[in-house]
RNA sequence: GCAAUGGGUUCGACGAUCGCUGGCGGCAGACUUCUGUCGCGGGAGGAAAGUCCGAGCUUCGCAGGGCGCGAUGCCGGGCAACGCCCGGUGGCCGCAAGGCCGAGGAAAGUGCAACAGAGAGAAGACCGCCGUGCUGCUUCGGCCGCACGGUAAGGGUGAAAGGGUGAGGUAAAAGCUCACCGCGGGCCCGGCAACGGGAACGGCAAGGCAAACCCCAUCGGAAGCAAAGCCACGUAGGCAAGCGCUGCGUUUCGACGCGAAAGAACGGCCCGUUCGAGCUUGUGGGUAGGCUGCUCGAGCCCUCGGGUAACUGGGGGCCUAGAGGAAUGAUCGUCACCGCCGCGAAAGCAAUUUUGCGGUGGAACAGAACUCGGCUCAUGAACCCGAGGCCCCG
RNA sequence: GCCGAAGUAGCUCAGAUGGUUAGAGCGGGCGUUUCAUACGCGCUAGGUCGGGGGUUCGACUCCCUCCUUCGGCA
Numbered sequence: 001g002c003a004a005u006g007g008g009u010u011c012g013a014c015g016a017u018c019g020c021u022g023g024c025g026g027c028a029g030a031c032u033u034c035u036g037u038c039g040c041g042g043g044a045g046g047a048a049a050g051u052c053c054g055a056g057c058u059u060c061g062c063a064g065g066g067c068g069c070g071a072u073g074c075c076g077g078g079c080a081a082c083g084c085c086c087g088g089u090g091g092c093c094g095c096a097a098g099g100c101c102g103a104g105g106a107a108a109g110u111g112c113a114a115c116a117g118a119g120a121g122a123a124g125a126c127c128g129c130c131g132u133g134c135u136g137c138u139u140c141g142g143c144c145g146c147a148c149g150g151u152a153a154g155g156g157u158g159a160a161a162g163g164g165u166g167a168g169g170u171a172a173a174a175g176c177u178c179a180c181c182g183c184g185g186g187c188c189c190g191g192c193a194a195c196g197g198g199a200a201c202g203g204c205a206a207g208g209c210a211a212a213c214c215c216c217a218u219c220g221g222a223a224g225c226a227a228a229g230c231c232a233c234g235u236a237g238g239c240a241a242g243c244g245c246u247g248c249g250u251u252u253c254g255a256c257g258c259g260a261a262a263g264a265a266c267g268g269c270c271c272g273u274u275c276g277a278g279c280u281u282g283u284g285g286g287u288a289g290g291c292u293g294c295u296c297g298a299g300c301c302c303u304c305g306g307g308u309a310a311c312u313g314g315g316g317g318c319c320u321a322g323a324g325g326a327a328u329g330a331u332c333g334u335c336a337c338c339g340c341c342g343c344g345a346a347a348g349c350a351a352u353u354u355u356g357c358g359g360u361g362g363a364a365c366a367g368a369a370c371u372c373g374g375c376u377c378a379u380g381a382a383c384c385c386g387a388g389g390c391c392c393c394g
Numbered sequence: 395g396c397c398g399a400a401g402u403a404g405c406u407c408a409g410a411u412g413g414u415u416a417g418a419g420c421g422g423g424c425g426u427u428u429c430a431u432a433c434g435c436g437c438u439a440g441g442u443c444g445g446g447g448g449u450u451c452g453a454c455u456c457c458c459u460c461c462u463u464c465g466g467c468a
Base pairs, nucleotide, nucleotide: 001390002389005386006385007384008383009382010381011380012335013334014333015332016331017330018329020043021042023040024039025038026037027036028035029034045365049376050375052374053373054372055371056370057224058223059222060221064271065270066269067268069220070219071218072217073216074088075087076086077085078084089103090101091100092099093098104215105214109213110212111209112208126155127154128151129150130149131148132147133146134145136143137142163181164180165179166178167177168176182204183202184201187198188197189196190195228292229291230290231289238283239282240281241280242279243278247258248257249256250255263275264274265273266272299318300317301316302315303314304313305312306311337362338361339360340359341358342357343356344355345354346353347352395467396466397465398464399463400462401461404420405419406418407417413451422438423437424436425435426434444460445459446458447457448456
């Protein structure tokens, strides 16, 4: 210098004027509420987004038992928790720095594999190869055809054909035998573990799909701030249809006890438990205001320790939007960044490069809505740091 | 804001437990019938299965993500 790679930071700056929003203080009006005005300081993001996960918080549920449902899935650690993060293992890609992975179990069971193909699940003889028998031919070496067997070496079909390569062996073949590789369960060594390494043995059985059912392990009660609490108002009731009770005993006639019951609750279902005189459906009508929840929180910054890291302990400092149909904006000037046009200057033979002045245009994705921790998706530009590859020069 | 459902031909809908070439009705085009039109009859075209990625030999179907539309909740 070229091409590539990992991580981080910032989102234009300053000034003036006019607004919007909520907070504090002063003044005026007003019965506190409230209204007006003045001053001071605050006012979007890295994703505020998608709502995909995990929590806080709130309400409902929670006698007991059984059956289900959902999510996650190599190992270890971090965290309030997680499907997130960090480190490691294995596999794939890259020369490398580095990147990607839904990576438990198919020797527990069930299921699926269209078409093609002879055969698709401990299968299979279509072509081929080999042997035997018969007919025919013969240049006597054999050859053609048929039948019966052997064979999984070779061809062909398919996404997939029941270890691979080589040698021996055989009529031809075959883990039939051997060497190496793969595979398998046990053993030894290293590691917390996933896993890695090693020697001997076995002798090919145990193919694929679990983002098919399923099995194993772990976790999970349900809903969500339009949750929910309080005040005011309304509903509490009108009409229609359907279903059900008004039984017995005591009685001081208020009621109490027992029983039967449609139905209701146990917020996945069942058993079971409890309640039980009203219940269910349709129709018509009414209220749609205020306060709280609401921002101090697993918070941010600096620094010293622990840890490879994620993260965490101590000390110090700071307060940093809280609106409620929804504020956070507009205009002007100067400067900075990028593009285009015009006029010059420098370098160079030239193409071109660098630079000065003037004019003009641009500046992404996008807008908090209870709050945090993550992931994912959308995004323009500038700057900083790390590690690796190739080329050139010293 | 929160929660849920759907997306297949121009329109309305099927499509089983993943399998060969995704169907039906209406609509469109051509032909036939008629003096002419409609109805009828016959033939026919028309599909990135909302977009992208993954699992699988193979995806409308299973999984992830994005987009669009619709519904419910004080």